[in-house]
RNA sequence: UUUUAUCGCGAGAAACGGAGGGACUGGCCCAAUGAUGUUUCGGCAGCGGACGAUUUGAUUCGUACUGUGCCAAAUCCAGCAAGCGAAAGCUUGAGAGAUAAGA
Repeated sequence: UUUUAUCGCGAGAAACGGAGGGACUGGCCCAAUGAUGUUUCGGCAGCGGACGAUUUGAUUCGUACUGUGCCAAAUCCAGCAAGCGAAAGCUUGAGAGAUAAGA
C1' cells in the first nucleotide's frame, strides 16, 4: 500500500509531568479540582493462535495461556450522495479514520 472483517457492548488507580487534548475541518466536549502524554500495577475481551466443550459437518461457545488491541462521551456528532420533511432534522449507503488477520 492493498484485501477481508469489526467499530451504539466492555474495562482505572498510583507516580512523573505541566498545557493543551479529543486523527483532519466545523460543532460540541475534556482540561491547573492537573487533562493529553510516559511508566507501573490493575482491568476489558475485539481479532489471530493455543487449549477445552459442542456439532455428522459447517459452525457455535468458553478459558485471559499467547501475539496484538483497548480502558471520557456511538469512531463524541456531522462532513459526500440518495430518500423523506415546511423547517429543525431523520434514515440508508459511501468516504475518511481505528484495530486485527492475510497478501
Model confidence (mean pLDDT): 84 of 100. This is a predicted structure of a 103-nucleotide RNA (SAM riboswitch aptamer (S box leader)) from uncultured Exiguobacterium sp. The model forms 97% of the base pairs in the Rfam consensus. The RNAcentral record of the sequence draws on MGnify. Rfam family: SAM riboswitch aptamer (S box leader). From the family's description: The SAM riboswitch is found upstream of a number of genes which code for proteins involved in methionine or cysteine biosynthesis in Gram-positive bacteria. Rfam links the family to the GO term regulation of gene expression.